Background:
Predicted 3D model of a 106-nucleotide RNA (Glycine riboswitch aptamer) from a Rhodospirillaceae bacterium. The coordinates come from a structure-prediction model, not an experiment, and the mean pLDDT is 78. It matches the Rfam family "Glycine riboswitch aptamer". From the family's description: This family represents the bacterial glycine riboswitch.
[in-house]
């Protein structure tokens, strides 16, 4: 110096899918009636909860090709399940690329 492997509790970039669904309640803002205040109604934004529909690429679980060693046993997916998570934006995001750090061969 090149290659390979490992690390995201190192950094940057890219990164999909599926209802901005319905409803009660709470809070903010605006409008209107009233008019001392309170209160009712409508719209909008946010949050908890409930309901139906959907997605799979955090995590988790299951089976298997395959591998370890013939069996037992173990490992094992982007497949499957949707427990969790998600379905405007934001956030998150498997995986990929580059840089950084470490190990190793020549």
């Nucleotide at each position: 110096u090149c290659g390979a492997c490992c690390g995201u509790u190192u950094g940057c970039g890219g990164g999909a899918g599926a209802g901005a669904c319905c409803g009660u309640c709470c809070g903010g803002c605006g409008g209107c009636c009233a008019g001392a205040g309170u209160g009712a109604c409508c719209g909008u934004c946010g949050g908890c909860c409930g309901g139906c529909g959907c997605c799979g690429a955090a995590g988790g679980a299951g089976c298997a090709a395959c591998c370890g060693c013939c069996c037992c046993c173990g490992g094992a997916a982007a497949c499957u399940c949707u427990c969790a998570g998600g379905c405007a934006a934001a956030a998150g995001g498997a995986c990929c690329g580059c840089a950084c750090g470490g190990u190793u061969c020549a």